Description: Predicted 3D model of an 84-nucleotide RNA (transfer RNA) from a Minisyncoccota bacterium. Rfam family: tRNA. Gene Ontology term of the family: triplet codon-amino acid adaptor activity. The sequence is in RNAcentral, with records from ENA. The source organism's lineage runs through Bacteria, Bacillati and Minisyncoccota. Its mean pLDDT, the model's own confidence on a scale to 100, is 81.
RNA sequence: GCCAAGGUGGCGUAAUUGGUAGCCGCAGCAGAUUCAAAAUCUGCCGAUCGCAAGAUUGUGAGGGUUCGAGUCCCUCCCUUGGCA
Numbered sequence: 001g002c003c004a005a006g007g008u009g010g011c012g013u014a015a016u017u018g019g020u021a022g023c024c025g026c027a028g029c030a031g032a033u034u035c036a037a038a039a040u041c042u043g044c045c046g047a048u049c050g051c052a053a054g055a056u057u058g059u060g061a062g063g064g065u066u067c068g069a070g071u072c073c074c075u076c077c078c079u080u081g082g083c084a
Stems, first nucleotide, its partner, number of pairs: 001083007010026003019067001028044005046057004060076005
């Protein structure tokens, strides 16, 4: 340099003819239980703003198509594998 696969919460991973993004697990926080702890059970768990209710934003970056994009198209960045 060329080709292929991939990049989604703190981490791993789902979302499949384009139609509510965040399922499931791990980690974390709070509570129950316990003399205390482990295990187990229940709830919460991206970010920003807000006393709260809630609002806004968020799929590597930037554009494009579309009523609507994690998903399709273009450019770039990064990771892994292959070829030279």